[in-house]
RNA sequence: CGAGUCCGCCGGGCGGCCGCGUCGGUUUCGCAAGAAGCCGCCGAGGAAAGUCCGGGCUCCACAGGGCAGGGUGGUUGUCAACGGCAACCCGGCGCGAGCCGCGGGAAAGUGCCACAGAAAACAGACCGCCGGGCGCGCGAGUGCCCGGUCAGGGUGAAACGGUGGUGUAAGAGACCACCAGCAUUCCGGGUGACCGGAGUGGCUUGGUAAACCCCACCCGGAGCAAGGUCGAGAUGCGUCGGCCCCGGCCGACGUGCGCAGGCGUUCGAGGGCGGCCCGCCCGAGCCUGCGGGUGGACCGCUAGAGCGUGCCGGUGACGGUACGCCGAGAGGGAUGGUCGCCGAACGGGAUCGCCGCAAGGCGCCCGGGAACAGGACCCGGCUUACAGGCGGACUCGUCCC
RNA sequence: GCCCCCGUAUCCCAAUCGGCAGAGGAAGCGGUCUCAAAAUCCGUCCAGUGUCAGUUCGAGUCUGACCGGGGGCACCA
Numbered sequence: 001c002g003a004g005u006c007c008g009c010c011g012g013g014c015g016g017c018c019g020c021g022u023c024g025g026u027u028u029c030g031c032a033a034g035a036a037g038c039c040g041c042c043g044a045g046g047a048a049a050g051u052c053c054g055g056g057c058u059c060c061a062c063a064g065g066g067c068a069g070g071g072u073g074g075u076u077g078u079c080a081a082c083g084g085c086a087a088c089c090c091g092g093c094g095c096g097a098g099c100c101g102c103g104g105g106a107a108a109g110u111g112c113c114a115c116a117g118a119a120a121a122c123a124g125a126c127c128g129c130c131g132g133g134c135g136c137g138c139g140a141g142u143g144c145c146c147g148g149u150c151a152g153g154g155u156g157a158a159a160c161g162g163u164g165g166u167g168u169a170a171g172a173g174a175c176c177a178c179c180a181g182c183a184u185u186c187c188g189g190g191u192g193a194c195c196g197g198a199g200u201g202g203c204u205u206g207g208u209a210a211a212c213c214c215c216a217c218c219c220g221g222a223g224c225a226a227g228g229u230c231g232a233g234a235u236g237c238g239u240c241g242g243c244c245c246c247g248g249c250c251g252a253c254g255u256g257c258g259c260a261g262g263c264g265u266u267c268g269a270g271g272g273c274g275g276c277c278c279g280c281c282c283g284a285g286c287c288u289g290c291g292g293g294u295g296g297a298c299c300g301c302u303a304g305a306g307c308g309u310g311c312c313g314g315u316g317a318c319g320g321u322a323c324g325c326c327g328a329g330a331g332g333g334a335u336g337g338u339c340g341c342c343g344a345a346c347g348g349g350a351u352c353g354c355c356g357c358a359a360g361g362c363g364c365c366c367g368g369g370a371a372c373a374g375g376a377c378c379c380g381g382c383u384u385a386c387a388g389g390c391g392g393a394c395u396c397g398u399c400c401c
Numbered sequence: 402g403c404c405c406c407c408g409u410a411u412c413c414c415a416a417u418c419g420g421c422a423g424a425g426g427a428a429g430c431g432g433u434c435u436c437a438a439a440a441u442c443c444g445u446c447c448a449g450u451g452u453c454a455g456u457u458c459g460a461g462u463c464u465g466a467c468c469g470g471g472g473g474c475a476c477c478a
Base pairs, nucleotide, nucleotide: 001397002396003395004394005393006392007391008390009389010388012342013341014340015339016338017337018336020043021042023040024039025038026037027036028035029034045372049383050382052381053380054379055378056377057223058222059221060220064278065277066276067275069219070218071217072216073215074088075087076086077085078084089103090101091100092099093098104214105213109212110211111208112207113206126153127152128149129148130147131146132145133144134143135142136141161179162178163177164176165175166174180204182201183200184199185198186197187196188195189194227299228298229297230296236255237254238253239252240251241250242249243248244247257291258290259289260288261287262286263285270282271281272280292477293476294475306325307324308323309322310321311320312319313318346367347366348365349364352363353362354361355360402474403473404472405471406470407469408468411427412426413425420458429445430444431443432442451467452466453465454464455463
């Protein structure tokens, strides 16, 4: 200098003017509720997104057990928890820095393996090779039948270890040597996954579990429209009072949505776990349909597994500790506009300066004016979207010292 | 905001436990018939299964991530 890998950070800046939202203060108006003005603090994100995992919180009247169901899947750690993260192991890719892996079990069992091919899974004989018998032929040979054989053939994603030899009628782990792989025993290292070494065995075991299934571990449901307090209304019911045409109307107060159907109250509906069963407890209401009314206020609600900096422990994820900080809480609605200066990407000009043989690069001038996207109970992750910029660690190649 | 469901031709839909990659109907087009049209009958056209990855020999079907569409949920309870 070129090509690349990994990690971290930022994601327009400054100022003026005008606006918006919550909260606090203050002034004016108002009996009050409140309204308006002024001042002040604060006012979106790295993903606020998708809602894919995991928790906090709230309610379901929280004994339990079994079956079913769902999830996870190398090991050791980390964390409130997780399917996250870290380190390591194994396998694959890359010269390398590094990257990727839904990474338990196919020797528990079942299923499937289309087409092609002789054969697709306790193997199997289509062609070929070899032996025998019978027939034909003078003969070479040839037709049929019986048997042996997977060494050769080609098909396929996949063909029942590979190479060489012995052996044989031809062959074959039938036997032998080496190699690969499997099972198993022992030794050494490691917390462990696993690694290294030595021996033994049968000669060899296909793939698929993101097919059923087996093994190990984990799992109650619903969700802030959870849930709580206050208020309003609908149309009835009850009590009291009044009126009269004597069973209706009006008014006040109180309490509550109404109607229909079904099931149920010790012969127990329903609830405590959603699908079922056993068992225990609570238990008088529960379910469905139709109709009516309200569309208000407050709490939950933002100080938290919080953020920043330093130090300590740890390879790391992370943990501990000291100091400092408070950073949206809405009406399911607020973050903007404009002007000036500066500005990255990008587009163009000129051939003026530097480098270069050149292409071109840098400087110069003009234009241009910033991606993805926005909270709504709160956190930890994952995934997805994203113009561009900055920093750090490292690898490979070429040249020079 | 929260919770569910769906996606195959222009439309409606099928495809057994993953197997030659896709059936049928309507619509369209051409013909038949008719004076003309409709109906009938015959023929023909139309998909790469929402997208991208993965598992597998093989994916509409299994898995993941996205994209698009639809539905439900307030209180008196």
Two RNAs folded together computationally: RNase P RNA and transfer RNA, 478 nucleotides in total. Its mean pLDDT, the model's own confidence on a scale to 100, is 78. Rfam match: Bacterial RNase P class A. Rfam classes the family as a ribozyme.